[in-house]
RNA sequence: GGGCGUAUAGCUCAGCGGUAGAGCGCUGCUCUUACACAGCAGUGGUCGGGGGUUCAAAUCCCUCUGCGCCCAC
Numbered sequence: 001g002g003g004c005g006u007a008u009a010g011c012u013c014a015g016c017g018g019u020a021g022a023g024c025g026c027u028g029c030u031c032u033u034a035c036a037c038a039g040c041a042g043u044g045g046u047c048g049g050g051g052g053u054u055c056a057a058a059u060c061c062c063u064c065u066g067c068g069c070c071c072a073c
Base pairs, nucleotide, nucleotide: 001071002070003069004068005067006066007065010024011023012022013021018055025043026042027041028040029039030038048064049063050062051061052060
């Protein structure tokens, strides 16, 4: 340099153009002498940046950036 993949909650990941979700985590309460476990309630986001298409974009298109893999040099 060329190609492919990937970027969504604190972490691991879902999410076929129509209200962004799960598990774990975190906080409070109950329970316990206390901790843990368990139960209940709560807490979670400019969907990597910019632009375009559309009535409507996390989702489609272009571009930039980060990361991973392959090829070439």
Predicted 3D model of a 73-nucleotide RNA (transfer RNA) from Hoyosella rhizosphaerae. Its Rfam family is "tRNA". By type it is a transfer RNA. From the family's description: Transfer RNA (tRNA) molecules are approximately 80 nucleotides in length. NCBI's taxonomy places the organism under Bacteria, Bacillati, Actinomycetes, Hoyosellaceae, Hoyosella.